A computed fold for a 100-nucleotide RNA from a Bacteroidales bacterium, annotated as SAM riboswitch aptamer (S box leader). Of the family's consensus pairs, 97% are formed in the model. It was read from a public genome assembly, where an Rfam model found it. The prediction has a mean pLDDT of 84. Lineage of the source: Bacteria > Pseudomonadati > Bacteroidota > Bacteroidia > Bacteroidales.

RNA sequence: AUCUUAUCAAGAAAAGCAGAGGGAAAUGGCCCGUUGACGCUUUAGCAACCCCGAUUCGUCGGAAGGUGCUAACUCCAUCCUUAAAUAGGAAAGAUAAGUC
Numbered sequence: 001a002u003c004u005u006a007u008c009a010a011g012a013a014a015a016g017c018a019g020a021g022g023g024a025a026a027u028g029g030c031c032c033g034u035u036g037a038c039g040c041u042u043u044a045g046c047a048a049c050c051c052c053g054a055u056u057c058g059u060c061g062g063a064a065g066g067u068g069c070u071a072a073c074u075c076c077a078u079c080c081u082u083a084a085a086u087a088g089g090a091a092a093g094a095u096a097a098g099u100c
Stems, first nucleotide, its partner, number of pairs: 003098006013043005021032003026078004044070003049066002051062004074092001079089003
């Protein structure tokens, strides 16, 4: 990087470094940020996809290891449905497992 499937309303922060933008992309909102955001490192934590144990095969329990995650619904809208939406769906994206 390709494709398939599943999930995306819950959950979980401190320290050090650094110093101006950041919230995937575009537009519009809204928000975070010199009371130091974003990022990086360490530690801690959350969750339970892989995993481990049990099983009446429905599921239940666990967390050593591989990932992931720790502002806001995936921050919201955009396309479709709908009279309209605080509703539903799609697309895109993210993550996991498998696959090429």